RNAcentral holds the full RNA, with entries from ENA and SILVA.
The part of an RNA shown here (large-subunit ribosomal RNA, domain VI) has 255 nucleotides and comes from Ophidocladus simpliciusculus.
The coordinates come from a structure-prediction model, not an experiment, and the mean pLDDT is 87.
The gene name in the source record is rnl.
Context: one part of a larger RNA
Parts: sequence; C1' cells; structure tokens
RNA sequence: CGUUAGAGUAUUGAAAGGAUUUCUCCUCAGUACGAGAGGACCGGGAGAAACAUACCUCUGGUGUACCAGUUAUUGUGCCAACAGUAUACGCUGGGUAGCUAAGUAUGGAUUGGAUAACCGCUGAAAGCAUCUAAGUGGGAAGCCUACCUUAAGAUGAGUACUCUUUUUAAGAUCACGGUAAGAUCAACCGUUUGAUAGGCGCUAAGUGUAAGCAUAGUAAUAUGUUCAGCUGAAACGUACUAAUAGAUCAAAAGC
Repeated sequence: CGUUAGAGUAUUGAAAGGAUUUCUCCUCAGUACGAGAGGACCGGGAGAAACAUACCUCUGGUGUACCAGUUAUUGUGCCAACAGUAUACGCUGGGUAGCUAAGUAUGGAUUGGAUAACCGCUGAAAGCAUCUAAGUGGGAAGCCUACCUUAAGAUGAGUACUCUUUUUAAGAUCACGGUAAGAUCAACCGUUUGAUAGGCGCUAAGUGUAAGCAUAGUAAUAUGUUCAGCUGAAACGUACUAAUAGAUCAAAAGC
C1' cells in the first nucleotide's frame, strides 16, 4: 500500500515445509522344508542405537564476588577486626536462579487410495494357447493421504461474533514501569479501578557455626553464647519508591 467504512477477538485451510531410520533378542518352532547338514515365511512380544523436539523434578556442569578457608604484601595509629592488590575471581572448597547435557520426558504409531517390477482371473485376434487387445484382481521403505508446523498478499486477499456516528468514536501508537521477549526493532505484560520493577517483611535455598564476650590453655587453639552470621537472580506478601502528567493517529462509506 492492498484486501472497498474503521476496528477487536476467534477461526477455515489453498499451498509450503518437517518427520518417515536401523538393529538385536524372545516366541511361533528346532515347526514347515530338507536324506542330512541346516533351517524359515506369516503373526505376537521385549529391548537398544542414532536422530528430532521439549524441559530442568532427579544426576551433574557452569554460576567473575553468594558463603567460607587461606598465602604474601599495603593500608585503616596499635591489638583485634576489616579493606585493597596479586588475571581481565590472588589461590582453594562449595553453590541458589538462569543457561545447559552426559540428565529427564516424548516421537517416528496407525489408516485409506492409486501404482512399479512381478503374480493372477476371464479372454479373443489366431476353433489351440495366451495376465491384454475389450474387461478385471493382487502387489513396495517409494507416490497421494494420514501425523506435526507455518499459512488468506490464497490480489481467488476467505469465514464467524462483537464494537464504533465528529473534531472525534471503537481502537491503536507514543510516553512511562517492565519481562520466562530481546543486539536494535519487534513480541508480550502492566500503568493507581495497580503487585509492573525496585525496596522492605517472611520463607526457600546456599555457605557452614559471624563479630563481641565468657571459660580452658604459657600459647597456637578449643568450647559456649550459635544449625549461628551473611547472602545475586527464587516463592509469597506488602503501595514505602517509581509506573506522573499527558500527546498523537484514526470512520460517513459511489452505481
């Protein structure tokens, strides 16, 4: 811009894309077959590999300052306690959320149709024969469906319901607070008729028992107070702070 008034919500599906895998074992059955050696079709059941999709309950990884330990050195007057630097965490041991695989879950099931090679029925030309010439049946991981995803710019622009009558309406955009969304944009949520983010409270979870004081010990240190203290992302709650104030765009529809 179009879709012929403008919008909101929900949809149909022309068309397009994806997927389609393989193996092993048990059974049927040591049966059919075969002199024997050997050894099935069909059908039923179980498992695995790779691949794909989703997720983070479990097992783990990461988690650059969440917790603790610790060396050297500098500083806060000293002790103690802390802070800085040693990588763009000094090193070490752990680790929430998020992200993630090696973890977890699911999937390739099933159905119908037309066929290929091939196998047939009936059957002439050609009194026989012949699956073919007329007619007609079966038959594949392949083809069309079926399954999953996108999808009305499908200009063939579809369908249903609802809303809107003037300087604006319905609605949308900007603005503002944000997010399991994100380079930007977009998408999505919220804007006081409010839990959107921060803060705060409480809880979870992590670390692992803070400082100070007391006691024991010459001391290093240990014990008690104390499963303490501290804590990024998590859950719930709470208007304390900020979502204020506003602006803009956008319909009168011929025959």
Rfam family: Bacterial large subunit ribosomal RNA. Its family is annotated with structural constituent of ribosome and ribosome in the Gene Ontology.